[in-house]
Molecule: transfer RNA
Organism: archaeon
RNA sequence: GGGGGAGUAGCUCAGUGGGAGAGCACUACGCUGAAGACGUAGGUGUCGAGAGUUCGAUUCUCUCCUUCCCCA
Numbered sequence: 001g002g003g004g005g006a007g008u009a010g011c012u013c014a015g016u017g018g019g020a021g022a023g024c025a026c027u028a029c030g031c032u033g034a035a036g037a038c039g040u041a042g043g044u045g046u047c048g049a050g051a052g053u054u055c056g057a058u059u060c061u062c063u064c065c066u067u068c069c070c071c072a
Stems, first nucleotide, its partner, number of pairs: 001071007010024004018055001026042005048064005
C1' cells in the first nucleotide's frame, strides 16, 4: 500500500427498515443473627463519529476513527 471482519448497557453478545433487548454484574427492599442463595422492583445506552437515502435508520450507501486477520 491492497483486501476482509468487528465496534450496541460495567462485561459477553442478540437485534438486517418502525418497540433498543438478553445473560452475568450492579442498586434498593424482602428473607437471615449475619452473609450467600432465592424472590420483588429498578436500565444505568448519543447503537464509534459525520453526512446521505427514506415518511421513518442500530439496520441501507459514502467518508473518517479504533481494533483484529490476510496479501504485498